[in-house]
Context: one part of a larger RNA
RNA sequence: GGCUAAUGGUGGAUGCCUUGAUUGAAAGAGGCGAUGAAGGACGUACUAGACUGCGAUAAGUCUUGGGGAGCUGUCAAGAGGCUUUGAUCCAGGAAUUUCCGAAUGGGGCAACCCAGUGCAUAGAGAUAUGUACUACUCCUACGGGAGAGCGAACGAGGGGAAGUGAAACAUCUCAGUACCCUCAGGAAGAGAAAUCAAACGAGAUUCCCAAAGUAGCGGCGAGCGAAAUGGGAUUAGGGCGGCUAUAUUUAGCAUAUGUGUUAGUAGAAGUACUUGGAAAGGUACGGCAUAGAAGGUGAUACCCCUGUAGAUUAAAACAUGUAUGUGGAACUAGGAUAGCGAACGAGUAGGUCGGGACACGAGAAAUCUUGACUGAAUAUGGGGGGACCACCCUCCAACCCUAAAUACUACUUUCAAAUCGAUAGUGCACAAGUACCGUGAGGGAAAGGUGAAAAGUACCCCAGUGAGGGGAGUGAAAUAGAACCUGAAACCAUUAGCUU
Numbered sequence: 001g002g003c004u005a006a007u008g009g010u011g012g013a014u015g016c017c018u019u020g021a022u023u024g025a026a027a028g029a030g031g032c033g034a035u036g037a038a039g040g041a042c043g044u045a046c047u048a049g050a051c052u053g054c055g056a057u058a059a060g061u062c063u064u065g066g067g068g069a070g071c072u073g074u075c076a077a078g079a080g081g082c083u084u085u086g087a088u089c090c091a092g093g094a095a096u097u098u099c100c101g102a103a104u105g106g107g108g109c110a111a112c113c114c115a116g117u118g119c120a121u122a123g124a125g126a127u128a129u130g131u132a133c134u135a136c137u138c139c140u141a142c143g144g145g146a147g148a149g150c151g152a153a154c155g156a157g158g159g160g161a162a163g164u165g166a167a168a169c170a171u172c173u174c175a176g177u178a179c180c181c182u183c184a185g186g187a188a189g190a191g192a193a194a195u196c197a198a199a200c201g202a203g204a205u206u207c208c209c210a211a212a213g214u215a216g217c218g219g220c221g222a223g224c225g226a227a228a229u230g231g232g233a234u235u236a237g238g239g240c241g242g243c244u245a246u247a248u249u250u251a252g253c254a255u256a257u258g259u260g261u262u263a264g265u266a267g268a269a270g271u272a273c274u275u276g277g278a279a280a281g282g283u284a285c286g287g288c289a290u291a292g293a294a295g296g297u298g299a300u301a302c303c304c305c306u307g308u309a310g311a312u313u314a315a316a317a318c319a320u321g322u323a324u325g326u327g328g329a330a331c332u333a334g335g336a337u338a339g340c341g342a343a344c345g346a347g348u349a350g351g352u353c354g355g356g357a358c359a360c361g362a363g364a365a366a367u368c369u370u371g372a373c374u375g376a377a378u379a380u381g382g383g384g385g386g387a388c389c390a391c392c393c394u395c396c397a398a399c400c401c402u403a404a405a406u407a408c409u410a411c412u413u414u415c416a417a418a419u420c421g422a423u424a425g426u427g428c429a430c431a432a433g434u435a436c437c438g439u440g441a442g443g444g445a446a447a448g449g450u451g452a453a454a455a456g457u458a459c460c461c462c463a464g465u466g467a468g469g470g471g472a473g474u475g476a477a478a479u480a481g482a483a484c485c486u487g488a489a490a491c492c493a494u495u496a497g498c499u500u
Base pairs, nucleotide, nucleotide: 001499002498003497004496005495006494007493008492009491015485016449017448020420021419022417023416024415025414026413027412028411029409030408031150032149039100040099041098042055043054044053046078049075050074051073061094062093063092064091065090066089070082071081072080105114106113107112115134116133117132118131119130120129121128122127136147137146138145139144154185155183156182157181158180159179165172169219195202196201206233207232208231209230210229216224217223237401238400239399240345242340243339244338245337246336249334250333251332252326253325254324255323256322257321258320259319260318261317262316264312265311270285271284272283273282274281286303287302288292294306295305296304350374351373352372353371354370355369356368357367360386381396382395383394384393385392436443437442456484459471460470461469462468
C1' cells in the first nucleotide's frame, strides 16, 4: 500500500407521514367602483421584526342575535389586564375608514407639494387651524342626474400576421387562428320567413347526434368541406310605423306567509382482565344503529372526544314564491274603448365596376354584403326556387323587441379520486411571486418531520467566563438532544485479520 470484517464519522438516498397541491362533480354567485373600487404606501399592540387584522374611534367602536368559560391573532415566551353584571368567539346590521390610486381644486418624480371660495375658532392684524365645496364629458324640467376605472374565462364587433403544409414556391394552406383595439351580459349573439322544399309538404332562433368526410370546392395539388332531411334538448311569441277624446288599469308601495342562504341546538350505545411507556391491540361477556362517513385521542375505537343518520332553529339582512290590501295629485312608458284619418318601411330592391362573405379560389355562379356610379315597381305589385327564360310553387325585404335549451369559472359552499407525496404535486406544504438577479420589460429559487407530552438535560467536571464533551437527570427510547424520525451509497477514519 491492498483486501476482508467490525465499529464510527460524513452524507441525506430510502421507507413512513402530511398542513399543500392536481383533476373533477353538484349547487350558488356571476360583478366591484365618484356613497371613491381593484391594488398599494404609511401607520396601528405593553412590542424590535415578519405575517394576519384594522385605520388617528387604527389586532379595534356600537348594536341585534347565537354561545357559555375561559380570553388577551401567529412566530412566541413574559408582563399587565378582561371575564357568569356573560368576556374571548361566531353571524346580521351600523359607525370610523390617514395618504396614493379612475383620482376628480391645481401641480407632481404615486403614496408628495401648492391653492381658491364659504363657514367656525384663535388673534389687534398679517395669518394659523378645522371643516365643506371647487376636474372633465354628456343630459337636464336648472333642482340635479349619468359616465370614467378594475376584473379569470366565456360573447359581439373593428383590424389582422408569420413559422408551417404544399416534401422548393407565388394561387392555396396555416387562419379569419395568434395578437391588438372597442363594447356588453350573466350569459352574449341569433330569432318569429321577401325561409326551406319539390309537385308531397314543413313552419322563429339556438345547441347536440346522424346525414358525411357524402355533394361539392381545389396550382382538381396540399388540402378545404356543406345543406336538405331525420332523431333529440328546449319551447313563445310580440310590437312600432296615428291624431284626438274618455274612463280605467299595469309598472309602485305595504302587510302576511312559505322556501332557501348568512350563526346555531340537542343527538344512541362498554366494562373487566391481559401485553405494553401508553390500549383503541388480545381475551371474556355486553350494548346502540334512520348513526359501522370521517378525523382525533400515548399502537388499530360503532359504544372516549369532535362528529355522523335523522330531527330542529333566526332578532337582523339578502334571494325567491304565494296571497291580501292600498293610492290615483303630477310626470313617464304602455294597455282598453270611441271617433276621425289613412298607412304596409326608397337613394331601397335591382344594375355596372372593384372587393368581401357564403364549404363554393370568377367559375356556367345563383345567394348575402358594399366602396364608386346609377336606379324601379307599389299587392293588377315584388323577392326566391344555384346562369338565364316560361310555367308552376312559395314567401312579403328595405323598422324594433323577445325567455329556455348553449358557452365559461376569477369567486363561495359541499363532495369525490385505481392523481402527487417534499428533486413529486402549483413557481410557492415554510415570512413565495418572497430572497436574489436585471436600467427595464422581466426572470425567479432553496427551504417540511425531536418526543405521546418539553418532561428541551437541575447539579457537578474538563474547556478560551469558548466550541464541544464527560457524569448526573428526563424519557419507552437521547446512536430521539434541537446540525434532532428512519439514516443507503460515494468519501474519511479506528480496530482486528490476511497479504505485498